[in-house]
RNA sequence: UGGUGAGUAACUCAGACGGCAGAGUGAGCGACCGUUAAUCGCUAAGUCGUGGGUUCGAUCCCCACCUCACCAG
Numbered sequence: 001u002g003g004u005g006a007g008u009a010a011c012u013c014a015g016a017c018g019g020c021a022g023a024g025u026g027a028g029c030g031a032c033c034g035u036u037a038a039u040c041g042c043u044a045a046g047u048c049g050u051g052g053g054u055u056c057g058a059u060c061c062c063c064a065c066c067u068c069a070c071c072a073g
Stems, first nucleotide, its partner, number of pairs: 001072007010025004019056001027043005049065005
């Protein structure tokens, strides 16, 4: 430098045909319990990497760029 893949909650990851952003872990609060743990319930937490474009509408499609991994040179 070229090619491919990835980037979504603090972490690990889903996400439909373009139409309300989710799960588990973790965190906070509560229930239970002699206590802790376990278990159960509730709650909070997001510029969907960045900037443009298409569209009535973009996590999703298109373009450029940034970061990481792999491959090639």
The prediction has a mean pLDDT of 81. Predicted 3D model of a 73-nucleotide RNA (transfer RNA) from an Acidimicrobiales bacterium. Lineage of the source: Bacteria > Bacillati > Actinomycetota > Acidimicrobiia > Acidimicrobiales. The RNAcentral record of the sequence draws on ENA. It matches the Rfam family "tRNA". By type it is a transfer RNA.